[in-house]
Context: one part of a larger RNA
RNA sequence: AACGAACGCUGGCGGCGUGCUUAACACAUGCAAGUCGAACGCGAAAGUUUUCUUCGGAAGACGAGUAGAGUGGCGCACGGGUGAGUAACGCGUAAGUAAUCUACCCCUUCAUCUGGAAUAACCCACCGAAAGGUGUGCUAAUACCGGAUACGCUGGAGACAGGAAAGAUGGCCUCUUCUUGAAAGCUAUCGUGGAGGGAUGAGCUUGCGUAUCAUUAGCUAGUUGGUAGGGUAAUGGCCUACCAAGGCAACGAUGAUUAGCGGGUCUGAGAGGAUGAUCCGCCACACUGGAACUGGAACACGGACCAGACUCCUACGGGAGGCAGCAGUGAGGAAUAUUGCGCAAUGGGGGAAACCCUGACGCAGCGACGCCGCGUGGAUGAUGAAGGCCCUUGGGUCGUAAAAUCCUGUCAGGUGGGAAGAAAUGUAUAGUAGCUAAUACCUGCUAUAUUUGACGGUACCGCCAAAGGAAGCACCGGCUAACUCCGUGCCAGCAGCCGCGGUAAUACGGAGGGUGCAAGCGUUGUUC
Numbered sequence: 001a002a003c004g005a006a007c008g009c010u011g012g013c014g015g016c017g018u019g020c021u022u023a024a025c026a027c028a029u030g031c032a033a034g035u036c037g038a039a040c041g042c043g044a045a046a047g048u049u050u051u052c053u054u055c056g057g058a059a060g061a062c063g064a065g066u067a068g069a070g071u072g073g074c075g076c077a078c079g080g081g082u083g084a085g086u087a088a089c090g091c092g093u094a095a096g097u098a099a100u101c102u103a104c105c106c107c108u109u110c111a112u113c114u115g116g117a118a119u120a121a122c123c124c125a126c127c128g129a130a131a132g133g134u135g136u137g138c139u140a141a142u143a144c145c146g147g148a149u150a151c152g153c154u155g156g157a158g159a160c161a162g163g164a165a166a167g168a169u170g171g172c173c174u175c176u177u178c179u180u181g182a183a184a185g186c187u188a189u190c191g192u193g194g195a196g197g198g199a200u201g202a203g204c205u206u207g208c209g210u211a212u213c214a215u216u217a218g219c220u221a222g223u224u225g226g227u228a229g230g231g232u233a234a235u236g237g238c239c240u241a242c243c244a245a246g247g248c249a250a251c252g253a254u255g256a257u258u259a260g261c262g263g264g265u266c267u268g269a270g271a272g273g274a275u276g277a278u279c280c281g282c283c284a285c286a287c288u289g290g291a292a293c294u295g296g297a298a299c300a301c302g303g304a305c306c307a308g309a310c311u312c313c314u315a316c317g318g319g320a321g322g323c324a325g326c327a328g329u330g331a332g333g334a335a336u337a338u339u340g341c342g343c344a345a346u347g348g349g350g351g352a353a354a355c356c357c358u359g360a361c362g363c364a365g366c367g368a369c370g371c372c373g374c375g376u377g378g379a380u381g382a383u384g385a386a387g388g389c390c391c392u393u394g395g396g397u398c399g400u401a402a403a404a405u406c407c408u409g410u411c412a413g414g415u416g417g418g419a420a421g422a423a424a425u426g427u428a429u430a431g432u433a434g435c436u437a438a439u440a441c442c443u444g445c446u447a448u449a450u451u452u453g454a455c456g457g458u459a460c461c462g463c464c465a466a467a468g469g470a471a472g473c474a475c476c477g478g479c480u481a482a483c484u485c486c487g488u489g490c491c492a493g494c495a496g497c498c499g500c501g502g503u504a505a506u507a508c509g510g511a512g513g514g515u516g517c518a519a520g521c522g523u524u525g526u527u528c
Base pairs, nucleotide, nucleotide: 001527002526003525005524006523007522008521009520012374013373014372015371016370017369018367019366020332025330026329027328029327030326031325034074035073036072039071040070042068047062048061049060050059051058052057081285082284083283090210091209092208093207094206095205096204097203100202101201105198106197107196108195109194110193111192112191113147114146115145116144122137124135125134126133127132153162154161155160167190168189169188170187171186172185176183177182178181211257212256213255218248219247220246223245224244225243226242227241228240229239230238260282261281262280263279264275265274266273267272287308288307289306290305310321311320312319313318338364340363341362342361346360347358348357349356350355377407378406379405380404387398388397389396390395411469413464414463415462416461417460421455426450427449428448429447430446431445432444433443434442472517473516474515475514476513477498478497479496483512484511485510486509487508493500494499
């Protein structure tokens, strides 16, 4: 000098930050990932009301094609948490990939033809305490599967062989068909498939750097290399078979211990040393261990399977769970916060959009935990008042300090006004450009109007009253700024080092006075 600090005493306000460093210990409860009806088939109820009625009820309409579950698509691999493991191509840096992949997004181009069989939901029957499950029957799709077509795609030396697709919504009658306004027609937008390119993201490989111990000296059989095959998006003992006998090591192999790495942070004149909270990048992990599925990407925190430990439910047959997400609880500990508000902004997912979701995020709450700012009044005021302390009894000192007089009004308090953060999107109207048969529709642009604020009646501003509500802590022997009295008597005690205390202690305890810092001051711990 510094700190994610803790402890003691004390404590007025604000701004900005920051807050489980310990048990990667166990977790009650709520929330943290959904969305799309413009992909698809189903489809309630309460309530209101009408008709009929054997007065028990039945049927219809609205509610409503709503709620809802289901099929399907996209997302759930992002965002958020933690640092257990890892001494490693994990990280950092510089390269390589002619050894590779890349959903959504952007650009270019071509296509979007024709058929089929199912299945969930649902109905019925049944099993089970539950979780859940079985069977018969019905049905749709942008779900699934054929056929056609095939570019500069894939395989092949070539001939040739192989490989796609899905529709939805709005509008219109120019062309064709029925001749009314509709479609299998036209058109716009969105989507779907193939190919090429871009962007982004990722995989893999390599040079160099990356802790301590030699009281760790030898280590290694898929081991090192080759051939062939398998596997992968892709190279490779990554895996398998066969062949050879290699490979690493005193320039520290192997083993052990410790540890996430970097940008940075602290310190220091620097070199260096220490460190890796918050923020950013990378990695690893998600109760413990393992192996996979789906997918562009996972071997997947809030997915699935198996095993284990633990907790819970049970009808004892069997089931359910995973806060190292945000709050919160217990435990551990010297020690670390609210079971808050909002999607208004920024960003993310879905959707054509409206919008929905978002404990990311934006805010608020708690803590002097840190940094910074402000205040606790200002001026005048000497009979140097009273009182305290000291005293050589003359006086000195607290001390212009107080009182008193005149002012001011920061903060806190009250009262009135009151933001910026909001840009958009959508809707309506008007204009304009494109598409088109078209003045429909649709898309783009422009203008006007309208719509959206958690924080918050907050910041800020005006006014009101009032010196009123706001100072402590440590130290005073030397180092080290600051001295006297009383008590105690090697006792009680102090102490960072030297050392004080055994009857005049500036060193212990108290008082007066003083010094230093100040809403803090000291102590302890740690680093330089």
About this RNA: RNAcentral holds the full RNA, with entries from ENA and SILVA. A computed fold for a 528-nucleotide part of an RNA from an uncultured bacterium, annotated as small-subunit ribosomal RNA, 5' domain. The coordinates come from a structure-prediction model, not an experiment, and the mean pLDDT is 85. It matches the Rfam family "Bacterial small subunit ribosomal RNA".